A computed fold for a 369-nucleotide RNA from a soil metagenome, annotated as Bacterial RNase P class A. Of the family's consensus pairs, 93% are formed in the model. The prediction has a mean pLDDT of 77. Its Rfam family is "Bacterial RNase P class A". Its family is annotated with ribonuclease P activity, dimeric ribonuclease P complex and tRNA processing in the Gene Ontology. By type it is a ribozyme.
[in-house]
RNA sequence: AGAGGGCCGGGUGGUCGCCGGUCUGGUUCGUUGAAUCAGGCGGGAGGAAAGUCCGGGCACCGUAAGACAGGGUGGUGGAUAACGUCCACCGAUCGCAAGGUCAGGGAAAGUGCAACAGAAAGCAAACCACCCGCCUCGGCGGGUAAGGGUGAAACGGUGCGGUAAGAGCGCACCAGCAGGCGGGGUGACUCGCCUGGCUUGGCAAACCCCACCCGGUGCAAGGCCAAACAGAGAGCAUGAGCUGGUCCGGCUCGCUACGACUCUCGGGUAGGCUGCUGGAGACGGCGAGCAAUCGCCGCCCUAGAGGAAUGAUCGCCGCGGGCGCGCCGCAAAGCGCGCCGGCACAGAACCCGGCUUACAGGCCCUCUU
Numbered sequence: 001a002g003a004g005g006g007c008c009g010g011g012u013g014g015u016c017g018c019c020g021g022u023c024u025g026g027u028u029c030g031u032u033g034a035a036u037c038a039g040g041c042g043g044g045a046g047g048a049a050a051g052u053c054c055g056g057g058c059a060c061c062g063u064a065a066g067a068c069a070g071g072g073u074g075g076u077g078g079a080u081a082a083c084g085u086c087c088a089c090c091g092a093u094c095g096c097a098a099g100g101u102c103a104g105g106g107a108a109a110g111u112g113c114a115a116c117a118g119a120a121a122g123c124a125a126a127c128c129a130c131c132c133g134c135c136u137c138g139g140c141g142g143g144u145a146a147g148g149g150u151g152a153a154a155c156g157g158u159g160c161g162g163u164a165a166g167a168g169c170g171c172a173c174c175a176g177c178a179g180g181c182g183g184g185g186u187g188a189c190u191c192g193c194c195u196g197g198c199u200u201g202g203c204a205a206a207c208c209c210c211a212c213c214c215g216g217u218g219c220a221a222g223g224c225c226a227a228a229c230a231g232a233g234a235g236c237a238u239g240a241g242c243u244g245g246u247c248c249g250g251c252u253c254g255c256u257a258c259g260a261c262u263c264u265c266g267g268g269u270a271g272g273c274u275g276c277u278g279g280a281g282a283c284g285g286c287g288a289g290c291a292a293u294c295g296c297c298g299c300c301c302u303a304g305a306g307g308a309a310u311g312a313u314c315g316c317c318g319c320g321g322g323c324g325c326g327c328c329g330c331a332a333a334g335c336g337c338g339c340c341g342g343c344a345c346a347g348a349a350c351c352c353g354g355c356u357u358a359c360a361g362g363c364c365c366u367c368u369u
Base pairs, nucleotide, nucleotide: 001368002367003366004365005364006363007362008361010317011316012315013314014313015312016311018044019043021041022040023039024038025037026036027035028034029033046345050356051355053354054353055352056351057350058218059217060216061215070214071213072212073211074210075089076088077087078086079085090104091102092101093100094099105209106208110207111206112203113202127148128147129144130143131142132141133140134139135138156174157173158172159171160170161169175199177196178195179194180193181192182191183190184189222274223273224272225271231265232264233263234262235261243257244256245255246254281300283298284297285296286295287294288293318343319342321340322339323338324337325336326335327334
């Protein structure tokens, strides 16, 4: 000067608050409980809690199997609950290197696209040019595609032969393609030999083809309890039903006081409870593996609200910034003191695995030149 990776995300104490838990005490209630009040104790955001872009758990709905449509993925092998993620390797490409990037199947199935420039952009074509012939001497006819020019891209490269000039027209070597054989590798692929026609352009995050994957909806899922109004049914002045009294603490029955509407049912609105956080969990150790990751053992419990709490303030310390003064000095830098203002991005909402994006400042490790 760079390359790759990991980590932290102000600290501490006091006071006053907020959310939810637990214990004790009080109050209320139809009482193994619930609500509420007070006090004690301990807990309370993130590396991305974010975007909601993928994947899964869980839940309900749907469903014989399969196919079509639609969507997604796309080198190989592995990891995983799964993935578009991760690891290792292969290939291409960029870099002196450490390393970076890749939507990395198919363009000799079909359809299509290619601005500008250029003669011509897909199978043929000829602007300049070269060669031959003719003539009125700068034009015409024919041949060629080696040279020039355009372009992101122009139909293999180099050389020899060949020719009027040329051309895979012929040949040698090289590159590439197709086929065959052999060695290595689980595989992608790679190394080598032989044969062939001399050569086949790009784009599939264009349609398309091929292979594989995918049922839908999301915790406002779902489960339980259940007012009021309406509905259905029943009872009742021949006393329903509630409450109180009596017998024995409770229940049932009886008796009694009160005296008009009362009771039951299904559905499940308002509302309440639940789902709810102990889990593909965190940390430590050992082991397997190149690694992702997995196994075993030990140990720990770490928000669970329901429109949303995790804050405010004061002191001290830490780290930047600005200003002023002093010291040292020619100056700058530095050191000390004081004052002012600050400490990013951001804010759990069913839970996990990823990806992406945001981020003041700082620390550490490995590697390259």